c-di-GMP-I-GGC riboswitch aptamer from Anaerolinea sp., 91 nucleotides, folded computationally. Its mean pLDDT, the model's own confidence on a scale to 100, is 90.

[in-house]
């Protein structure tokens, strides 16, 4: 360096409550673990999720509603990628 133990120290934190911020997707901050050798970090390619706004279309009847589309939004605890990193059993 690859590797990844019924090792040792540690470390994160799923669902779900609660608060919050958001149109939503989801974030964040407590609570709490379902799991994880990177579930540390980056939206770089692909994948997925939302549809505010914009664009059709339809419908009610004076401006609301309902389909469709579509990220600029989101997701690293979907994959690969790139980047740093505890620890050393076997190999």
């Nucleotide at each position: 360096g690859c590797c990844g133990a019924u090792a040792a120290a540690g470390g994160c934190a799923a669902a779900c409550c609660c608060g919050u911020c958001g149109a939503a997707a989801g974030g964040c901050g407590g609570g709490g673990a379902c799991g994880c050798a990177a579930a540390g970090c980056u939206a770089c390619g692909g994948g997925u999720c939302u549809a505010a706004c914009g664009c059709g279309c339809g419908a009610a009847c004076g401006u609301u509603c309902g389909c469709g589309c579509u990220a600029u939004g989101a997701u690293c605890g979907c994959c690969g990628a790139g980047u740093u990193g505890c620890c050393g059993a076997a190999g």

It was read from a public genome assembly, where an Rfam model found it.